[in-house]
RNA sequence: GAAUUAACAGUAGAGUUUGAUCCUGGCUCAGGACGAACGCUGGCGGUGCGCCUAAUGCAUGCAAGUCGGACGGUCUUUCCGGCGCAAGUCGGAAAGAUAGUGGCAAACGGCUGAGUAACACGUGAGUGACCUACCCCGAAGAGGGGACCAAGCUCGAGAAAUCGGGUCUAAUACCCCGUACGCUCCCAGGGUCACGGCCCUGGAUGGAAAUGGCCCGCAAGGGUUGCUUUGGGAGGGGCUCACGUCCUAUCAGGUAGUUGGUGGGGUAACGGCCUACCAAGCCGAAGACGGGUAACCGGUGUGAGAGCACGAACGGUCAGAGGGGGACUGAGAGACGGCCCCCACUCCUACGGGAGGCAGCAGCAGGGAAUCUUGCGCAAUGGGCCUAACGGCCUGACGCAGCGACACCGCGUGAGGGAAGAAGGCCUUCGGGUUGUAAACCUCUUUUCCUAGGGAAGAGAGAGGACGGUACCUAGGGAAUAAGCCUCGGCUAACUACGUGCCAGCAGCCGCGGUAAUACGUAGGAGGCGAGCGUUGUCCGGAGUUACUGGGCGUAAAGGGCGAGUAGGCGGCUCGUUAAGUCUCAUGUGAAAUCUCCCGGCCCAACCGGGAGGAGUCAUGGGAUACUGGCGGGCUCGAGGGCGGCAGAGGAAAGCGGAAUUCCCGGAGUAGUGGUGAAAUGCGUAGAUACCGGGAGGAACACCGGUGGCGAAAGCGGCUUUCUAGACCGCUCCUGACGCUGAGGCGCGAAAGCUUGGGGAGCAAACCGAAUUAGAUACUCGGGUAGUCCAAGCCCUAAACGAUGGAUGCUAGGUAUGGGGGGUAUCGACCCCUCCCGUGCCGCAGUUAACGCAGUAAGCAUCCCGCCUGGGGAGUACGGCCGCAAGGCUAAAACUCAAAGGAAUUGACGGGGGCCCGCACAAGCAGCGGAGCGUGUGGUUUAAUUCGAUGCUAAGCGAAGAACCUUACCAGGGCUCGAAAUGUACUUGUAAGCCAGCGAAAGCUGGUCCUCCUUCGGGACAGGUAUAUAGGUGUUGCAUGGUUGUCGUCAGCUCGUGCCGUGAGGUGUUGGGUUAAGUCCCGCAACGAGCGCAACCCUUGUCGCUAGUUGUCUUUUCUAGCGAGACUGCCCUUAACAAAGGGGAGGAAGGUGGGGAUGACGUCAAAUCAGCACGGCCCUUACGUCCUGGGCUACACACACGCUACAAUGGCCGGUACAGAUGGUUGCUAAGGAGCGAUCCGGAGCUAAUCCCAAAAAAUCGGCCUCAGUUGGAAUUGCAGGCUGCAACCCGCCUGCAUGAACGCGGAGUUGCUAGUAACCGCAGGUCAGCAUACUGCGGUGAAUACGUUCCCGGGCCUUGUACACACCGCCCGUCAAGUCAUGGAAGUCGGCAACACCUGAAGUCGCCAGGCUAACCCGCAAGGGAGGCAGGCGCCGAGGGUGGGGUCGGUGACUGGGACUAAGUCGUAACAAGGUAGCUGUACCGGAAGGUGCGGCUGGAUCACCUCCUUU
Repeated sequence: GAAUUAACAGUAGAGUUUGAUCCUGGCUCAGGACGAACGCUGGCGGUGCGCCUAAUGCAUGCAAGUCGGACGGUCUUUCCGGCGCAAGUCGGAAAGAUAGUGGCAAACGGCUGAGUAACACGUGAGUGACCUACCCCGAAGAGGGGACCAAGCUCGAGAAAUCGGGUCUAAUACCCCGUACGCUCCCAGGGUCACGGCCCUGGAUGGAAAUGGCCCGCAAGGGUUGCUUUGGGAGGGGCUCACGUCCUAUCAGGUAGUUGGUGGGGUAACGGCCUACCAAGCCGAAGACGGGUAACCGGUGUGAGAGCACGAACGGUCAGAGGGGGACUGAGAGACGGCCCCCACUCCUACGGGAGGCAGCAGCAGGGAAUCUUGCGCAAUGGGCCUAACGGCCUGACGCAGCGACACCGCGUGAGGGAAGAAGGCCUUCGGGUUGUAAACCUCUUUUCCUAGGGAAGAGAGAGGACGGUACCUAGGGAAUAAGCCUCGGCUAACUACGUGCCAGCAGCCGCGGUAAUACGUAGGAGGCGAGCGUUGUCCGGAGUUACUGGGCGUAAAGGGCGAGUAGGCGGCUCGUUAAGUCUCAUGUGAAAUCUCCCGGCCCAACCGGGAGGAGUCAUGGGAUACUGGCGGGCUCGAGGGCGGCAGAGGAAAGCGGAAUUCCCGGAGUAGUGGUGAAAUGCGUAGAUACCGGGAGGAACACCGGUGGCGAAAGCGGCUUUCUAGACCGCUCCUGACGCUGAGGCGCGAAAGCUUGGGGAGCAAACCGAAUUAGAUACUCGGGUAGUCCAAGCCCUAAACGAUGGAUGCUAGGUAUGGGGGGUAUCGACCCCUCCCGUGCCGCAGUUAACGCAGUAAGCAUCCCGCCUGGGGAGUACGGCCGCAAGGCUAAAACUCAAAGGAAUUGACGGGGGCCCGCACAAGCAGCGGAGCGUGUGGUUUAAUUCGAUGCUAAGCGAAGAACCUUACCAGGGCUCGAAAUGUACUUGUAAGCCAGCGAAAGCUGGUCCUCCUUCGGGACAGGUAUAUAGGUGUUGCAUGGUUGUCGUCAGCUCGUGCCGUGAGGUGUUGGGUUAAGUCCCGCAACGAGCGCAACCCUUGUCGCUAGUUGUCUUUUCUAGCGAGACUGCCCUUAACAAAGGGGAGGAAGGUGGGGAUGACGUCAAAUCAGCACGGCCCUUACGUCCUGGGCUACACACACGCUACAAUGGCCGGUACAGAUGGUUGCUAAGGAGCGAUCCGGAGCUAAUCCCAAAAAAUCGGCCUCAGUUGGAAUUGCAGGCUGCAACCCGCCUGCAUGAACGCGGAGUUGCUAGUAACCGCAGGUCAGCAUACUGCGGUGAAUACGUUCCCGGGCCUUGUACACACCGCCCGUCAAGUCAUGGAAGUCGGCAACACCUGAAGUCGCCAGGCUAACCCGCAAGGGAGGCAGGCGCCGAGGGUGGGGUCGGUGACUGGGACUAAGUCGUAACAAGGUAGCUGUACCGGAAGGUGCGGCUGGAUCACCUCCUUU
């Protein structure tokens, strides 16, 4: 000099419930820490740390000794002397050693945390109730005497450990006497006090010692150390008190020395600490007692803090020393390395008996995921003993070293340059990218490392260093010795390829993987950290997720069913007092270390040192007095009382009344009645029902009656009387805070249910029938018992709800209604205004997640109580309390899930509602479904019957035409750069063609022919070989493009801006009208816009104009082109006089004129890889390709779409008439001719308004048929022909003759069509060599019906409910069956723990006896005696052991109960929509199951109507 104050600093979130949203709520993650462990990896140093488990058992060594200056003895050595020849022996001295006696220490230090919930610990006090060796200071003193016992010697016992007898001896060991104060005890007096204290005086009692050791000295004496008594100090302890200190009430009562007293004992000391007697106390919801767990603290980790968790190392305290008990010694112990006893265990043993205690340091075994060397040294620090001191001995305390990345800190593994961006790897769109300045290479450095040399401090006056030849310094060498681990889907930083194919695997949560995986495995690359990196475990944090700081309870979990009230908590106005709370100051204490700050020492840091700060609910003292509290006084507004009124289904009891049901009797009367969706059971000719009269009995009280009233709630309803409680209004008379709330406890408490006794009309669980149904243990119907009712007693639960505890105050309004009062006014309270209390609705601020609440708060505040903390398990089990029972109250855990939930949003759906469309129904016409045949499909068959399409939206569909071909399928025969394409290299040469053989063909083999250009390099072309590749109707339509179907030609689908909402989202687009239409109009927080609708396009209908061949005699028609025309334009009417509707005129056509093309956002993982294209995968002498033959054409059946019919509105024969739109040159084919005919001959004309196909047919005229399986119908079959084609066997079409089947109008059901439509009739075209009942077009003839929207189907808009959102083909409940897991009960069985009763009882203290033994003292000359002591005995207590009955906790248990989770099991359909019987609920009964039914309750019920209320005008 610094550290001071203040400023400052200081608090982060994310993923996951949904289609989406907001909220609630749990789960999970990111951070930090560790005495750690595990996996992979590992260069160095410093500083720390290192059995968390078995307080399990321990081999071996060491860890507490020291003093010869207390004592005797012994031994060794040396010296001196005597004896002896010597060995040696005796005496003495000195030095050294030390078994024993004696002293001090051993009670410290070191280890551990088992026990302990306690004055054990922490903080602060007290001790007038106490102790203290060694050390320090002061005072006084040390006189006299005595007897033993070790060692030694000797005898003996024993295997040993060890022990016994005899005898000798010393002392700082022991004993006696004397003396003695300030000590102690007692008594008396005085002073003082906080009274077992201190001071003074007197008396009396008791008690000392080693004058030793050493040194100097001849001695006297001196020095020093020790000894005794006493006072004080320091340090250490004992005891006491206040406060603090875990979980559990499923532990609620505990206690007999228990609580207190008196006497006695005991202790250093108080005390039931112990004992005898007396009293009956003492503790407890502020948690006693019991159970579980645990050493406590300073502190440590985390956290913004408050807290929460922990108590390793270091420091303080306590406790323990194999388990248990006990005392001895001592200042101090009930003693870790002392003793005794019991028990367990181990060891020795001669079997008689002994020995032992590592939770000291090392070390071993064991346990365990896991924790070190049987090291060095007393050099330092500290301790014990001796000592005057130096110093000596001891010290596994300690100082060091070793091992371990166990932790923290520091350093290194190189630095700079270096692009042809090398090679290699990986990826690739094949261009490239990346690894990557990374490497190589060049230059440099030397921390570390190695070698060599020097070499400490640590040692406070001298010497002395385990560490240690260490740290450090110097020199030399050489980039040399040194990098890994985890991750890369989101959270969370970092991406590609290949492999795999719901497999293998990953995973903290959400979740990945089923053929294109950034999620598995590998590789490349990248990210993170780095001698470490990950994982696991634990703690705190995030978590405001136990909320003191700092949460909630209407619907998310959460208000007790209700009341009066105990303890407790809280409490009006005012005055005084006090000072407990509160605030402030001071003093003491809060050890050190730790923490923060400053300064300093190791190179830095970790680490260490110094200083400052911080820290208590602490103690004491002084002060303040606003508020709270205590005490005292006053007040009246809270509360209560009084007086006067008043409303009411408030409660209890008794009595009375009428209506109705049922039953009985009588009358009258006849065949039914009753019941339902429809029926049946039932009742009735033995006379019912219906009707009348009379009677009995029980239960309930219509109308009034009302979001009216009363009550605390449950609840209360005819009338009268009696008894009784409370509220409200008015007066402001009395008391004077008497108040609010209310844990426990107490009382009341719907319905059902229980007990006993009554009663029993109706109703009605169970039960019995009848129906319904697949079944119907239900819903419906007929019966019917408990019960419902009364009395008395239990039960005590409900959706006991306003899902909203009670009290008080404050905070806009409006309106309705019940009770009371006042004002005004009046004949009158009729109206009007107003005050208080109650009951509703609307609504502002505010609040809420939203819905909503809003003076009757869910707003703003205060007080008190109850309750919640994810879902399931479970309101369950066990235990306890209550109950007659049923059951109620209290109330868990294992296990399991990543959610469960609230409100609101958008959809979708409803056997919800409203409005509206559509050939949707209805009204009609014609059909289909029955027959035969055709075609397609399924199925079956097959060598193959190729493939695809499968409700509507597949099935005369792909296919506008399978004999070969097609053809994709099958069999067989062939080819392999291939049937066809491209490039490169090499090679041969032309190629092509022709001939022959084999063959079913394809093809194979052989032969013949030998002719291109050339600058001779080669080129064109072709064959062969090789290669890159071709080829694939192989696979994936769930990898795709494109195209298509369907909802649907339905009227919808969206956007911008604005506004509303926290948000999803809404508004616009809803509403009133209107339309075919989100078409238009009006209104409106919306204003506009887009895709759709409409229109624009084509065609048709009328007219005009122009042109016109091949059409037309001309006009006209016709063909082509251009125009006109139609717009609700005009009139009337309806309407809001808006859109628009109705009617009319004119017009060819009228309100979209008819038809076509045109298909919004989207849905169906709809269809198509086989039309085409295309990613991935697969095949490559075959899954490619060629050929022959076969198949796609099969046939018990089933379905779909058609044709032809069943006949007379017809069939057959003959005559006659009228279209439109096409097509035609490898084609249409005329005339003419042949044939019964198909057809053939023929060949004119036509590249087409010219010619041809071409005859239109229904129709019409005439004739026949006459109701019949026929002259209907044509299938089938036979024979004979024709045509196409290489070829009609499988398998074409046509013709003629013959044959002549089913079929007589079609069950349930089902299709099309609203006008030039349906129906009927024919014609043409495409495909095609040939083949049409199909398809696409064309014209001809030409109807019926629509009241209407209840119903079926589909759709649109609005609204409502929802537990649905792959969206009702949804969701979802319970039994049963199977598997796995945890758990309850259970005859029992096994064990732990703590007590109790009795028996027994070691060691040992204490007490008594002590006849046996006995040195010191006393008497005595002695013998002996006495006192005292001891052995021994007895007694109390007593560890332990035994017996017994219980308590409590746990293991296991045949069997059994439910629970959770699992695959797509079985049975039903309970719930979500009105879920098809609204649901839920308490209770009771019943049933395979969900469940059903009865009684009472709730709305958390849809829909329609009505009432009331409210809003607007």

The RNA shown here (small-subunit ribosomal RNA) has 1513 nucleotides and comes from an SAR202 cluster bacterium. Its Rfam family is "Bacterial small subunit ribosomal RNA". Gene Ontology terms of the family: ribosome and structural constituent of ribosome. The prediction has a mean pLDDT of 84.